This is a predicted structure of a 371-nucleotide RNA (Bacterial RNase P class A) from Sterolibacterium sp. The coordinates come from a structure-prediction model, not an experiment, and the mean pLDDT is 78. It matches the Rfam family "Bacterial RNase P class A". From the family's description: Ribonuclease P (RNase P) is a ubiquitous endoribonuclease, found in archaea, bacteria and eukarya as well as chloroplasts and mitochondria. It is annotated as a ribozyme. Of the family's consensus pairs, 94% are formed in the model. The source organism's lineage runs through Bacteria, Pseudomonadati, Pseudomonadota, Nitrosomonadales and Sterolibacterium.

[in-house]
This record gives sequence, structure tokens and C1' cells, in this order.
RNA sequence: GAAGUCCGCCAGGCAGCCGCUGUGAGCGCAAGCGCAUGGAGGAAAGUCCGGGCCCCGCAGAGCAGGAUGCCGGCUAACGGCCGGGCGCUAUAAGCCGUGGCGCAAGCUGCGGUCCAAGGCGACGGAAAGUGCAACAGAAAGAUACCGCCUAAGUCCGCAAGGACCGGCAAGGGUGAAAUGGCGAGGUAAGAGCUCACCGCGGCCGUGGCAACACGGACGGCACGGCAAACCCCAUCCGGGGCAAGGCCAAAUAGGGAAGCAAUGACGCUGCUCGCGUCGCUUCCGGGUAGGCUGCUAGAGCCCGUCGGCAACGGCGGGCCCAGAGGAAUGGCUGCCCACGACAGAACCCGGCUUAUCGGCGGACUUCCAAU
Repeated sequence: GAAGUCCGCCAGGCAGCCGCUGUGAGCGCAAGCGCAUGGAGGAAAGUCCGGGCCCCGCAGAGCAGGAUGCCGGCUAACGGCCGGGCGCUAUAAGCCGUGGCGCAAGCUGCGGUCCAAGGCGACGGAAAGUGCAACAGAAAGAUACCGCCUAAGUCCGCAAGGACCGGCAAGGGUGAAAUGGCGAGGUAAGAGCUCACCGCGGCCGUGGCAACACGGACGGCACGGCAAACCCCAUCCGGGGCAAGGCCAAAUAGGGAAGCAAUGACGCUGCUCGCGUCGCUUCCGGGUAGGCUGCUAGAGCCCGUCGGCAACGGCGGGCCCAGAGGAAUGGCUGCCCACGACAGAACCCGGCUUAUCGGCGGACUUCCAAU
């Protein structure tokens, strides 16, 4: 310098005028008025996880149910984030081979190799059990369709050979997958039957907190796949949500208590007694409309510094940054440019996911050139 990958940040700017709304102090009896100041987002969205806060429930433990699932760390917590491990995987450049064009420098096609930073992974357990595997295929766990063999045994035959009894899983074929792979020995043919290498398994050693890696000797392999099938193991989980919840509290109706009035009226009941209901005043409590609150100072933001690879944490300093409630955050004009996307708070916060015109910065990888 070129190409690429990943991460982070911004989200048209400035000015004027007119509005809407929170707060502060002022004026006004009040309605209100002017002044100062604040007024959407990186996703305010989906409401998919996790927490704060609130109400209800709850002796403790267990069952059922749900969620999560490599290891370590971070965190208030998480299914999130950071770092690491393991597995799978993309392409560029480069290199090798080969072709085309060209006088040449060089440009370019194809194939191979190596496969970058990166990307993806419900990534515990399949030698506890049950189950599943369409179609094809003989067989989807102990199977033999085609095929290979005829050593041993029996029979026929003079013999060659044939038949029987059998043996095999190398080759073919089916399939997404066929019972470790490849080579050599071995054999009648074969086969972990034997051996080397690779793979697998548990054991030991070394490194690592661990996941795991590397090495060693051993085991001939017995143990195929699926747990996003049931299941097993480990960890976590009570329910509902600001229309949660709390406070004040009118009219009307009804409730409770005390007092007063009447000595009546009505009902049981025709009469006596008794009981009940009916009036007025004051007080009390519940509660509706309505109002206030919860409500925005917080796991807050910015800067510096220290610890940590990082996520993050400690310390110091500074700042206050929407809070509505039929629901404000808007409109017009002018100038500039790179011509402006997706989109609108409703208790709050941490994530994830989805939508998004453009722009800026950083780190890393590969290649080229120079020192």
C1' cells in the first nucleotide's frame, strides 16, 4: 500500500419564528400570563429470557411439572457476556501443474495443494433400561441375496470330478448409515486369526484450576446411529403483575352507635301482654365517581486512575439527563452538506432477537514493496 474479517461509535447540522408539555422562582382572588430550564431510541419494537419493586401464598422435605446442559470466569440474575477446549466448515491471496493472449513486461482461464483472520455448534449421558430407523435391501444387531471355498467328514466314481454335510464375510449390490480403516502375513476360501501404522477403550505419567492436550505400556475391538424419542444425571424454578399496590375522599343509597321525639301508626292478632318495623339529630366505618401517590437519583451517566488478556470490578472527581395520563416531544422558513433509514417512552433495569439511508474509528489476517 491492496484485499478481507471482526468489534465499537454516530444517526443530518446551524439559525429564526410560532406552538405543546414537566419543573423552578415571580405576578395574579382566580382563570391564567410572561421568564428561565428539561423534553424519545439504538433499537423506545417483539414481549423471548433474567432481575429490582409491589401484592398474595408459604413449617420443613419430597413428588409431579418446566427450564438449562463442554470448562473456567463475570454478574443482582440469566437461556446473557468474556476467555479457553473440542468438533464441523467457507473463501481470498500465496504455491504447484497446465492452457490462452502478448515482441516483451505482463494479463487471464482451469485443476490441485495449502486452506487466513473468521463463521457455525441444544456441545452432559447410547458398555442402566425401553424404543425408533421411511424407501431400498438378505440383514438396521447378530443377517447372508449375488458371490467365494471344498481342507476335514460321509457317499458315488477307476480317475477327473460330482453330491451331501458345511465354511466365509474378502468382493458385488441396497441404503443417510452395513458391525473399526489401510497394508502385509496367513488360509481351502476367509476373518483382529496374527502383525505394523491409524482409530477406539480404560490405566499410568506429564502439562493445565478445569474442559482437554501430549506421551507410554496394555486390551484384538467385546462397545454402530438417534437423547431437538422416552429416559438417566446435575443445577435452578411459588403465583400474579404499575390496570401491581398505597393514601385522601363528594352526591345518592345502604350499615353501625348514641341521643331525642311520639306513647302514636302498621304487622303477628279479634282482644291483653310481648316482639318487630316506621321519624329526627349527631358521630363512626366501608366504599363508588374523582383526586393524590407509586413515577423516575438509578445494578445511573461522563472523565481519570488502578487490578484483570477480557467480560467486569475498586477508588477519586464531576453531572442530573422525559415523566405524560386521551396521553406533550411538533410545524413553518432560510442556509449548508455526504441529501438524511428504521422507527415513538407509559414502573425501572440487564440481555437476546428483529428493522435500519449512510458515515466514522479501531483491532486482526493474508499478500505486495521498501528498510